Predicted 3D model of a 106-nucleotide RNA (SAM-I/IV (S-adenosyl methionine) riboswitch aptamer) from an Ignavibacteriales bacterium. Rfam family: SAM-I/IV (S-adenosyl methionine) riboswitch aptamer. A reference for the family is Weinberg et al. (2008), "The aptamer core of SAM-IV riboswitches mimics the ligand-binding site of SAM-I riboswitches", RNA. Its mean pLDDT, the model's own confidence on a scale to 100, is 75. Lineage of the source: Bacteria > Pseudomonadati > Ignavibacteriota > Ignavibacteria > Ignavibacteriales. It was read from a public genome assembly, where an Rfam model found it.
């Protein structure tokens, strides 16, 4: 990187923005890229430790007019190693700072 399988959730929400690139005589278009903004809360993170929930929205995905294929996640970056596993390291807020049952301490 690809394929198969599994688990959970969904058919809602949110920029017809700017720049670059490509196509085009132009108008314009792009199921192209980046930036900022937003939606959402799948993974990581915060809310003392464990479990279940809940909240927040910092890290990572995904998505943001219509149309076209139903779709998304199961953390990220780096080093060694090897091209398989594995080991180690690092970052994560100006937000929220809760509930229940246990644990620990006094």
């Nucleotide at each position: 990187a690809a394929a198969u399988u599994g688990u959970a959730u969904c058919a809602a929400g949110a920029g017809a923005u700017u720049u670059u690139c490509c196509u085009g005589c132009a108008a314009a278009g792009g199921a192209a890229a980046a930036a900022c903004a937003g939606c959402a809360a799948c993974c990581g993170a915060g809310c003392u430790c464990c479990a279940a929930g809940g909240c927040u929205a910092c890290g990572g995905u995904g998505c943001u007019a219509a149309a076209a294929u139903g779709a998304u996640a199961c953390g990220c970056a780096g080093a060694u190693a090897a091209a398989a596993c594995a080991u180690c390291u690092g970052a994560a807020a100006u937000a929220u700072u809760c509930u229940u049952g246990g644990a620990c301490u006094c």